Description
c-di-GMP-I riboswitch aptamer from Lentibacillus cibarius, 95 nucleotides, folded computationally. Its Rfam family is "c-di-GMP-I riboswitch aptamer". Rfam links the family to the GO term cyclic-di-GMP binding. The model forms 95% of the base pairs in the Rfam consensus. The coordinates come from a structure-prediction model, not an experiment, and the mean pLDDT is 86.

[in-house]
RNA sequence: UAAAGAAAAAGGCAAACUAUCUGAAAGGAUAGGACGCAAAGCUAAUGGGUCUACUAUACACAUGCGCCGUGUAUAAUGAUCGCCAGGCUGCCACU
Numbered sequence: 001u002a003a004a005g006a007a008a009a010a011g012g013c014a015a016a017c018u019a020u021c022u023g024a025a026a027g028g029a030u031a032g033g034a035c036g037c038a039a040a041g042c043u044a045a046u047g048g049g050u051c052u053a054c055u056a057u058a059c060a061c062a063u064g065c066g067c068c069g070u071g072u073a074u075a076a077u078g079a080u081c082g083c084c085a086g087g088c089u090g091c092c093a094c095u
Stems, first nucleotide, its partner, number of pairs: 002095001005092001012037002017032006035082001041088003046085003049080003055075007
């Protein structure tokens, strides 16, 4: 430097759930807590997948008409890296 994880050593992260805060929501943050993880480190302006829809548009209901209201559908610039890859970085062992 490259590739790389059977057993080690030093460690690391932290699912669900609970509490508080935050957000329209999906979700996120902090504390507790461990299901697991050899990258469960970073990157969402590297792709794909998935989730949500404050808002916008359309339709339906309602109404004498219209507004308001309710519901349905579509839409991400919102979210997810512990969904799958790519890229970058990294401990120790073996070669």